[in-house]
Context: one part of a larger RNA
RNA sequence: UUGGGCGUAAAGAGCGUGUAGGCGGUUGGUUAAUCACAUGUGAAAGCCCGGGGCUCAACCUCGGAAGUGCAUUUGAUACUGGUCAACUUGAGUUCGGGAGAGGGAAGUGGAAUUCCGGGUGUAGAGGUGAAAUUCGUAGAUAUCCGGAGGAACACCGGUGGCGAAGGCGACUUCCUGGACCGAAACUGACGCUGAGACGCGAAAGCGUGGGGAGCAAACAGGAUUAGAUACCCUGGUAGUCCACGCUGUAAACGAUGGGCGCUAGGUGUGGGGGGUUUUUAAUCCCUCCGUGCCGCAGCUAACGCAUUAAGCGCCCCGCCUGGGGAGUACGGCCGCAAGGUUAAAACUC
Numbered sequence: 001u002u003g004g005g006c007g008u009a010a011a012g013a014g015c016g017u018g019u020a021g022g023c024g025g026u027u028g029g030u031u032a033a034u035c036a037c038a039u040g041u042g043a044a045a046g047c048c049c050g051g052g053g054c055u056c057a058a059c060c061u062c063g064g065a066a067g068u069g070c071a072u073u074u075g076a077u078a079c080u081g082g083u084c085a086a087c088u089u090g091a092g093u094u095c096g097g098g099a100g101a102g103g104g105a106a107g108u109g110g111a112a113u114u115c116c117g118g119g120u121g122u123a124g125a126g127g128u129g130a131a132a133u134u135c136g137u138a139g140a141u142a143u144c145c146g147g148a149g150g151a152a153c154a155c156c157g158g159u160g161g162c163g164a165a166g167g168c169g170a171c172u173u174c175c176u177g178g179a180c181c182g183a184a185a186c187u188g189a190c191g192c193u194g195a196g197a198c199g200c201g202a203a204a205g206c207g208u209g210g211g212g213a214g215c216a217a218a219c220a221g222g223a224u225u226a227g228a229u230a231c232c233c234u235g236g237u238a239g240u241c242c243a244c245g246c247u248g249u250a251a252a253c254g255a256u257g258g259g260c261g262c263u264a265g266g267u268g269u270g271g272g273g274g275g276u277u278u279u280u281a282a283u284c285c286c287u288c289c290g291u292g293c294c295g296c297a298g299c300u301a302a303c304g305c306a307u308u309a310a311g312c313g314c315c316c317c318g319c320c321u322g323g324g325g326a327g328u329a330c331g332g333c334c335g336c337a338a339g340g341u342u343a344a345a346a347c348u349c
Stems, first nucleotide, its partner, number of pairs: 003321004007303002012317001014200004021193003025087008033077004038072004048064006090190001091187004095182003102176007109153001114148007124135002161168002205246006214240002219235004257316006265294011298305002322349003331342004
């Protein structure tokens, strides 16, 4: 628990699908609802107003008003709910196109590193700031030929493309998702968001089995240094790779949730369509979708943002509420574990 906020001060969930819920286009009918008048009722006393009675007052008494309510009838209908009918602009479907490292599987290729075999060849090679550890006369380094194996795909390559995000980059084939453009036709609000839930989710890590070229935590040695559990060097095991399963985190970042509408322009680039131009390529103009830069109004504490908004509005979700203690303890849930998630308080400034 209001208010005010969430790019950088605390604060947007890593991302999606979607349940409940919240919100929801245009026209007409009907109903509810809302509003208005009237009528009935709303006991008496009390409260309020006016008059009267106790010498006044309290008190008592008479009249009136009020009684915000309920019910009925009638009327109004802009907004809102239910329902019925209709509509096409929101949303979707069909058709025709082209673009793309979107995903999955199988196969193939060349360059390079390493290793093995062979040839040539001889004393060094390697490494550094300089060295040493290391390798080499049992023939290394260099060079040529052949072979093995694993991993990654130079150039193209681009604030280029695709994907919801994580992410995706050799080539071919198969299976497969999404987006975009064009033209008509069709469905007729079928929409937006989304607590829970479910799924996806880099790297590292874990389990079982494989694989292991290069690289390389740990580890060993050599240096450096006052020391050097480092930076540099020589080695080197997990791991990195594959299959299946788990983990579920990140500066998972645009540090910016999603949707719709509106609000000057200029310039580059990717995909499509139309027009101009000699039939075509290029040019130029218009247009839709994406992706950058600059910039007006406006916004902002400033930086900056600025039709890809951090501007102007509406809808829905998540989150924040001084610093430390602490994203910790305890408990719950999840996990094989590592741990994850939910998440305090004392105390202190």